[in-house]
This is a predicted structure of a 484-nucleotide part of an RNA (small-subunit ribosomal RNA, 5' domain) from a Planctomycetaceae bacterium. It matches the Rfam family "Bacterial small subunit ribosomal RNA". The sequence was found in a public genome assembly.
Context: one part of a larger RNA
C1' cells in the first nucleotide's frame, strides 16, 4: 500500500445502502416462533328471537365459543459450527433403491360388523394427571366381494384395494404405469500439520449360507479360508466443518471461509426407538445424567445453538418495536387462519458511496496573536462590512409509484411539485529530524519525556512540553490487532 464482522483514543451535520456476540456449543426470568380444515365426525357454551309460565323456570328456532375424534402439515421454514482429516466436501460418474403432495395415461369405488374419545355419573391426586361405569359418530378400525398390466410362482395356480362429501358437477378415495422432483447407497480423482508417531488390524480380510434393509454390502450371524493397510506415511497425536467464493498480488501464489448461496452436522449430556412417503424427529416421545424450578414431602415440571430481552465471562456486537401491505410457506374448495420465514422501522460513523458545513466583492493591509535585524514580517480577503444564494437541516402543504389484480388492500417507505424564514444549525484529526509533505519561539536540562527504524533530551532540542505557523486527511482521523 490494499483489505477487516474490528477494538480503542480525539472528534462527530445530513442521507442512501449494507453489516452488527468473532469470547463460554456458558446459565437463562417473560412474550411470541406451527398450525390449520365444520365441504370428513358426532356433540354443542354463551348469545339472539318466539312461545309459555306457579315468575323459580320451560320449550322451539337461530347461532356458533372452547374442547374432542379425524385428515394434512409438524422431517419445511429458523439457528449454531461441538463433533468430524470422513465418500464429510467439491468434482465426475454407477445403480442394487424409496418416493407423501404435483402432472400424465388407464381401471375401479360393491356389501357388512364391532368399537371409542368427546358428553353423562361416580371416585383418586396438592398438583400433573389418573381409574370405573353407561352411551355416541366417521373419509378412524375391522371383515367379506370383486383381481390384472400388479406381487410371489415349483409356471399348474395362489395372493392382494378402496370413503366418502356437498348436491349434479366439483372434488375426495383405492390399484397400476409414466414423469418431474427429493431422498438413500456405491466409486475414480482432489482435500491441513507432525516420523521425536513405524508397524496396524481377529468381522480384521476374503469365501459359502443364512438373516437384515427400500436397496448392494461383514451391515448381523454361522461355518471355511488366512488374509487386509504401510515410507507413494498405515496406525497414533495435534488443528479443522466443506465448497461457491473473500482479501491481496502483475500473476504464479499465499490467506481466509463473516453476510449472501448450496451441502455436512448438532439442538441441556449420553443412549434408544415409535409414528411416518420421508426423522432416528430443535420448540415429539422413553430411559440415565447434571443443572434448574414447583411441592400438602408422596410426586411432579423444564431445555432460547428461534426473535427479542436477561445476567456472566469479555477489548468487543443492536430492540423484550410494526406488519403480514408484499415474497414464500402450511392449511382450507373459497372466504381466510396462523407464519419473531420475510418486509419494515428503531440502535451503533461498523464499513462504503454521496451532499454539505456557504457564494462574490472587500486594503491607505483594522484589532488581537506569533515571529523580528524593531526597520518590518506573518496569520490575511482571512475577519468586519457590502451584495447574492438556499443544498442539507427546520415548518406547512403535495401525492405518483412500491398494488400484480376490472372492484378492494401499504406495516413502512415516498419522488416530482408548491409556499416560507434565514448564513443562520454543521470541523475536526494526525504529523513538521531523515525516511516523508511540512518550521520558528519559549520551557525542560540523559530530567520529564517521544520512539515504526535510524536515532532524540547532559543549557542556544527544527526530534521531549506548550504557543504561533504550516504539511495531510476530512465527518472523520490516528493508533493497536491480523492477511497479503
Nucleotide at each position: 500500500g490494499a483489505a477487516u464482522g474490528a477494538a480503542c483514543g480525539u472528534u462527530g451535520g445530513c442521507g442512501g445502502c449494507a453489516u452488527g456476540g468473532a469470547u463460554u456449543a456458558g446459565g437463562c426470568a417473560u412474550g411470541c416462533a406451527a398450525g390449520u380444515c365444520g365441504a370428513g365426525c358426532g356433540a354443542g357454551a354463551a348469545g339472539u328471537u318466539u312461545c309459555u309460565u306457579u315468575c323459580g323456570g320451560g320449550a322451539a328456532a337461530c347461532g356458533g365459543a372452547a374442547a374432542g375424534c379425524g385428515g394434512c402439515g409438524a422431517a419445511a421454514g429458523g439457528g449454531a459450527g461441538a463433533g468430524u482429516a470422513a465418500c464429510g466436501c467439491g468434482u465426475a460418474g454407477a445403480u442394487a433403491u424409496c418416493u407423501g403432495c404435483c402432472c400424465u395415461c388407464a381401471g375401479g369405488u360393491c356389501u357388512g360388523g364391532g368399537a371409542u374419545a368427546g358428553c353423562c355419573a361416580c371416585c383418586g391426586g396438592a398438583a400433573a394427571c389418573g381409574g370405573u361405569g353407561a352411551u355416541u359418530a366417521a373419509u378412524a378400525c375391522c371383515g367379506g366381494a370383486u383381481a390384472a398390466u400388479g406381487u410371489c410362482c415349483c409356471c399348474g395356480g395362489a395372493c392382494c384395494a378402496a370413503a366418502g362429501a356437498u348436491u349434479u358437477a366439483u372434488u375426495g378415495c383405492c390399484u397400476g404405469a409414466g414423469g418431474a422432483g427429493g431422498a438413500g447407497u456405491c466409486u475414480g480423482c482432489g482435500u491441513c500439520c507432525u516420523a521425536c508417531u513405524a508397524g496396524c488390524u481377529a468381522g480384521u480380510u476374503g469365501g459359502u449360507g443364512u438373516g437384515g434393509u427400500a436397496a448392494u454390502g461383514g451391515c448381523g450371524c454361522a461355518c471355511c479360508a488366512a488374509g487386509g493397510c504401510g515410507a507413494a506415511g498405515a496406525u497414533g497425536g495435534g488443528u479443522a466443518g466443506c465448497g461457491g467464493g473473500c482479501g491481496u498480488g502483475a500473476g504464479a501464489g499465499c490467506g481466509u471461509g463473516g453476510c449472501c448461496c448450496g451441502u455436512c452436522u448438532c439442538a441441556c449430556u449420553g443412549g434408544g426407538a415409535c409414528u411416518g412417503a420421508g426423522a432416528u424427529a430443535c420448540u415429539g416421545c422413553c430411559c440415565a445424567g447434571a443443572c434448574a424450578u414447583c411441592u400438602a414431602c408422596g410426586g411432579a415440571u423444564g431445555g432460547c445453538u428461534g426473535c427479542a430481552g436477561u445476567c456472566g465471562a469479555g477489548a468487543a456486537u443492536u430492540u423484550u418495536c410494526g406488519g403480514c401491505a408484499a415474497u414464500g410457506g402450511a392449511c382450507g374448495a373459497a372466504a381466510g387462519u396462523c407464519u419473531g420465514a420475510c418486509c419494515g422501522a428503531g440502535c451503533a460513523a461498523u464499513g462504503c458511496c454521496g451532499c454539505g458545513u456557504g457564494c462574490g466583492g472587500g486594503a491607505c493591509g483594522a484589532a488581537g496573536g506569533c515571529c523580528u535585524u524593531c526597520g518590518g514580517g506573518u496569520c490575511g480577503u482571512a475577519a468586519a462590512c457590502c451584495g447574492c444564494u438556499g443544498u442539507c437541516a427546520g415548518a406547512g402543504g403535495g401525492a405518483a409509484g412500491g398494488a400484480a389484480a376490472u372492484u378492494u388492500u401499504g406495516a413502512c417507505c415516498a419522488a416530482a411539485c408548491c409556499u416560507c424564514a434565514a448564513a443562520g444549525g454543521a470541523a475536526g484529526c494526525a504529523c513538521a529530524g531523515g525516511c516523508u509533505a511540512a518550521a520558528u519561539u519559549c520551557g525542560u536540562g540523559c530530567c520529564a519525556g517521544c520512539a515504526g527504524c535510524c536515532g532524540c533530551g547532559g543549557u542556544a532540542a527544527u526530534a521531549c512540553g506548550a504557543a504561533u505557523u504550516g504539511u495531510g486527511c476530512a465527518a472523520a482521523c490516528g493508533u493497536u490487532a491480523u492477511u497479503c